[in-house]
RNA sequence: CACUUAUCAAGAAAGGCUGAGGGUAAUGGCCCUGUGAAGCCUUGACAACCUCUCCCGCCAAACGGGAAAAGGUGCCAACUCCAUCCCGGUAAUACCGGGGCAGAUAAGCC
Numbered sequence: 001c002a003c004u005u006a007u008c009a010a011g012a013a014a015g016g017c018u019g020a021g022g023g024u025a026a027u028g029g030c031c032c033u034g035u036g037a038a039g040c041c042u043u044g045a046c047a048a049c050c051u052c053u054c055c056c057g058c059c060a061a062a063c064g065g066g067a068a069a070a071g072g073u074g075c076c077a078a079c080u081c082c083a084u085c086c087c088g089g090u091a092a093u094a095c096c097g098g099g100g101c102a103g104a105u106a107a108g109c110c
Stems, first nucleotide, its partner, number of pairs: 003108006013043005021032003026084004044076001046074001049072003053067005080102001085099005
């Protein structure tokens, strides 16, 4: 990188360095940003995908449910910021709902 499964309407700060971009395919929007973007470092928080531990369901295992948050990741603007493709609601290019494509994260597999 590819493939499989699950989740994506919630949640989460400060300081230092640095100095112009950023919002994770592309395009169109819209937003954030010298009152400091992205990146790096320190500390902290959020969350519960995996491991460990504990409790319950069963004699046990497997499996399921619950708790906790030590370890491995992740993550800390806006619904994955919104839309693009299809279907429906509609008189409707508006607006609303559903599904997809794409993306992100985890675990497995390669």
Record summary
The prediction has a mean pLDDT of 84. Predicted 3D model of a 110-nucleotide RNA (SAM riboswitch aptamer (S box leader)) from a Chitinophagaceae bacterium.